Model confidence (mean pLDDT): 83 of 100. A computed fold for a 92-nucleotide RNA from a Thermoanaerobaculia bacterium, annotated as c-di-GMP-I riboswitch aptamer. Taxonomically the source falls in Thermoanaerobaculia (Bacteria, Pseudomonadati, Acidobacteriota). Its Rfam family is "c-di-GMP-I riboswitch aptamer". Rfam's curators write: GEMM was predicted in a large-scale screen for bacterial structured RNA regulatory elements.

RNA sequence: CCUCGACAAGGGUAGGCCUGCCGAAAGGCUGAGCACACAAAGCCACGGGUCCUCAUCUCCACUUUGGACCUAAGGACCGCCGGGCUACCGAA
Repeated sequence: CCUCGACAAGGGUAGGCCUGCCGAAAGGCUGAGCACACAAAGCCACGGGUCCUCAUCUCCACUUUGGACCUAAGGACCGCCGGGCUACCGAA
């Protein structure tokens, strides 16, 4: 240094619940407490995926209308999987 990740040390993040705010929504931010969990749960929407919105194709039920699905566009999620970049510690 690489791989790896310990009942090590010192630290870190924070699912969910509640308050307030932003957004049409998915969702995001914030505050207090507890802590589901995480060795990249640090960063990047790059591939897949999921979710939201809008339009569209087809189908189902149908009076309006509602539902499912295909495709495209825009958006959200990196705590879904993979990939890329960076990083603390050091037992085996």